Bacterial RNase P class A from Comamonadaceae bacterium CG1_02_60_18, 356 nucleotides, folded computationally.
Taxonomically the source falls in Comamonadaceae (Bacteria, Pseudomonadati, Betaproteobacteria, Burkholderiales).
The same sequence occurs in records of 2 taxa.
A source record names the gene rnpB.
Its Rfam family is "Bacterial RNase P class A". It is annotated as a ribozyme. Rfam links the family to the GO terms dimeric ribonuclease P complex, tRNA processing and ribonuclease P activity.
The coordinates come from a structure-prediction model, not an experiment, and the mean pLDDT is 77.
Formats: sequence, C1' cells, structure tokens
RNA sequence: GAAGCCCGCCAGACUGCCGCUGGUGCAAGCUGGGAAACCAGGCACUGGAGGAACGUCCGGACUGCAUAGGGCAGCGUAGCAGCUAACGGCUGUCCACUGAAAGGCCGCGCACGCAAGUGCGGGGCUAUAAGGUGAGGAUCAGAGCAACAGAGACGAGUCGCGCUGGGGCAACCCGGUGCGGGUGAAACGGGCAAUCUCUACGCGCAGCAAUACCAAAUAGGCACACGUUGAUGGGGCCCCCGGAGUGUGCGGGUAGGUAGCACCGAGCUGUGGGGUGACCCACAGCCCAGAUGAAUGGCAGUCACAUUGAGGGCAACCUCAAUGCACAGAAUCCGGCUUAUCGGUGGGCUUCACAC
Repeated sequence: GAAGCCCGCCAGACUGCCGCUGGUGCAAGCUGGGAAACCAGGCACUGGAGGAACGUCCGGACUGCAUAGGGCAGCGUAGCAGCUAACGGCUGUCCACUGAAAGGCCGCGCACGCAAGUGCGGGGCUAUAAGGUGAGGAUCAGAGCAACAGAGACGAGUCGCGCUGGGGCAACCCGGUGCGGGUGAAACGGGCAAUCUCUACGCGCAGCAAUACCAAAUAGGCACACGUUGAUGGGGCCCCCGGAGUGUGCGGGUAGGUAGCACCGAGCUGUGGGGUGACCCACAGCCCAGAUGAAUGGCAGUCACAUUGAGGGCAACCUCAAUGCACAGAAUCCGGCUUAUCGGUGGGCUUCACAC
C1' cells in the first nucleotide's frame, strides 16, 4: 500500500416563546370534589425515552396457589471445561464443515528476448489465514426411513462366470462355494437420532389484569328485636286509614381508591487488582423517567452533516439555493437473544506485495 474480516462509540447542537408530566421542600391541616377511602389546588427547586424502549423468544426476581415435597405424563437442553441469580445466553477449547478479489501449482494466448526467461491477459486445480457456521450424547435395546439408477436398498436374496451336490432322457429345476462387472451417496458392511426411541440433566402451575389493603349504592345472606293479639308507614297528634313486613347489627363481593411501582439495587460511573476470557473483588463518587386515556411535545431562528443544482477557483476548496437528517417510542423490574436502523467515527486481526 492492496484486499478480506472482527469489535466498539455517537444517534444532531444551541437560543427564545408556548405547553405536558413526576419528585422534594415550604404553608393554613386552608379551599374544592367525594358517603368514605382518597384525590386535586399555591410558591420555590428539580427529573423526564432507547440502543434497540421493538418483538414478547429464552431465563430470573417478585406474588398467589399447601413452607411446592415424591411419582406419572408432558416440555426443554445435549462435545469438554468454565461464567452467571438463572438461561436455550456468554467465554475458552477440541472436532467437523466453510472461508481469497492475495498466494502456490499446471496448461493456453500475446509481447519482449539469441537464449535462459520476464511481463500482461485469461482458464483449470489446490492447501489454508483472520474470520464464519454447527439441532456436534447414543444406531451390538427396539422400531422406522433411503429419490434416481441398478438383478438386488436394509426384509431377504442372486446379474454373469468357474467348480460342485441332488432331481430329470433332455430343456431345465432345487442348492453349496469362490470370483467378477455395472449402477449408485451407500451393495451386506453400513448410514440417518432435524423419525420414533434410549441415556443424562433441568422444569410444580399461573402470572402485576399477579397480589395485598380501604371500601359505597343496589340486590341477596346471617343474627337479634318488633309484627295478623295488626308492627314499620300515612295523618301535627288521637280516633282513624292501611294490611306484611320493618328496624338494628354483622359479614362477603362489586364500582371507586391506595399499595405493589420506580431512591438503594443481580444499580450506574471512575480507579486499582485477579483471570487467556466470559467474569469477579476492593475502594471512591452518584441517585438516574414513570402514567392509567396514558407525560417526555410544538413553533421560530442560527449552526453542523448529507445529496442535488448554479457560480467561482489550476487544485485543495469556497459562496448561494433547494431538499433531507434514520429505525423507532417506556408501562412491575432485571439479564440475554432476535429483528429494524439515515449517516458519522474509533480501534484491532489476517494474507499478500514493496522498501528499510
């Protein structure tokens, strides 16, 4: 320098105006809504999407079901060793396969050269590098499967030839043994477990609409009291009317509300140490979205970046204008995986060529 790979990071910036939504502090426990539970309202300060928040695929935390224990069924995983809370994830390693526009080998053509040979172009073959992929336990437990071709394909048996036994006048038939050709991925020795199966290991079921608490109205339930010997009720009261329930208490569930739920963790950042690595340990600092019609936004301007066009310049590049600036948006939380993504940017590995 050329080529092939691998791993990261960012995800437009700033200003002004108008909003939305949480938290903390202060204040009268003041006002409003509500039966209550509870919610809202003022001022100040302050937080407010992502690398995938996507998918909801795998694993956990958490909660309930009996403190979830044994068995069957079912599902999942599969070299070996490790990491982890756990995993089907990740790391290291073995094996198999793959992996070149570079290289090596062999022809061909053209050019140069006396020749040896050199250069260019194109073709065939070949081993690999970094890297990539792997559903990589078991086929003497059992079952099942194998297109086409081929006589025969997993059951057996026989296509040709040689020798040979028996039957038959013969043609031929029934065998034994040895050899051979062809087909095919594979020919009697095997293959496939990504078919069932077996082995080992793991998994109880359901999921935040989990679950816990507070708690109306209406209907129904239970207990007690009164009541056809007329209660409760109507009537201001009595006479009277009327005719079968009424009153109180309790308990469960629903609407509604609160918690779960977002300040303390498998947390983030930095430094040091251990380990090949995944990862672990110590110390210091930090607190970092959160609703339930569901906030995280809108407008304007300037700058940055990309593309296109015009103009200028030998060129690097400069000026102006237009357009664009992805994928996508939390909903109990966390660890992974997969998928989507305009662009910008950093680092590393391998091969070859040249120079020192």